Predicted 3D model of a 72-nucleotide RNA (transfer RNA) from a Dysgonamonadaceae bacterium.
Formats: sequence, C1' cells, structure tokens
RNA sequence: GCACCCGUAGUUCAAUGGAUAGAAUUUCAGAUUCCGGUUCUGACGAUAUGAGUUCGAAUCUCAUCGGGUGUA
Repeated sequence: GCACCCGUAGUUCAAUGGAUAGAAUUUCAGAUUCCGGUUCUGACGAUAUGAGUUCGAAUCUCAUCGGGUGUA
C1' cells in the first nucleotide's frame, strides 16, 4: 500500500429501520445496622466524527479518525 473485521455508560454486553437506547457491574446518595459488610431503593453516566438515504438511522450507504487481523 491492498483486503477484511470492529468502534454503544468508567467496565462487560444488549437493542427486527419505529416508546424516553436497556441490563449487569462500578461510583454517589438514602434505608437497614451500635459501626461495618450483606440486602433493598434511587441518582449520575453512552451510539467515534461528518455527510447522505428514509416519514423515521445505534442499525443502511459514503468519507474521515482510531483499533485489530491477513497479505507483499
């Protein structure tokens, strides 16, 4: 250089083109406890970037960026 794959919460994973992108875990707050742990409740937190198609895009298309694999 070329071909292919991947990019979603701090982390691990979901989500048939159609509700406010969901769950576990982490963190924080509260309840419980004499204190702590466990348990329960709640909160915060995400679609790599830009454009296009569509009534509607995390999902389809193109480009860029980043990561990985193969090839000479």